[in-house]
């Protein structure tokens, strides 16, 4: 360098909920709390989802991402440890 995660130790993350903030909403962020996690680190690039404020549409319904989500899956970068 590349591979793989079977044991072990360092040491990281933080779901559901609960408060407060914040957003039109979906969700995001701090505290609290753990259900997973070897990339549950970065990156919306390509599917997917989830939302529709604003647009379209006579209404209603419906349709739309320039709003989300990498802890949905694929790519991309970069990384601890041990094993052979």
């Nucleotide at each position: 360098a590349a591979u793989u995660g079977a044991u072990a130790a360092a040491g990281g993350c933080a779901a559901a909920c609960u408060u407060a903030u914040u957003g039109a909403a979906a969700g995001a962020u701090a505290a609290g709390g753990a259900c997973g996690c070897a990339a549950a680190a970065c990156c919306a690039u390509g599917g997917g989802u989830c939302u529709a404020a604003g647009g379209u549409u006579c209404a209603a319904g419906a349709c739309u991402a320039u709003g989300a989500u990498c802890g949905c899956c694929a790519g991309g970068u970069u990384g601890c440890c041990a094993a052979a």
Description
RNAcentral holds the sequence, with entries from Rfam and Ribocentre. This is a predicted structure of an 84-nucleotide RNA (c-di-GMP-I riboswitch aptamer) from Anaerobacillus isosaccharinicus. The organism belongs to Anaerobacillus, within Bacteria. The coordinates come from a structure-prediction model, not an experiment, and the mean pLDDT is 84. Its Rfam family is "c-di-GMP-I riboswitch aptamer". Rfam links the family to the GO term cyclic-di-GMP binding. About the family: GEMM was predicted in a large-scale screen for bacterial structured RNA regulatory elements.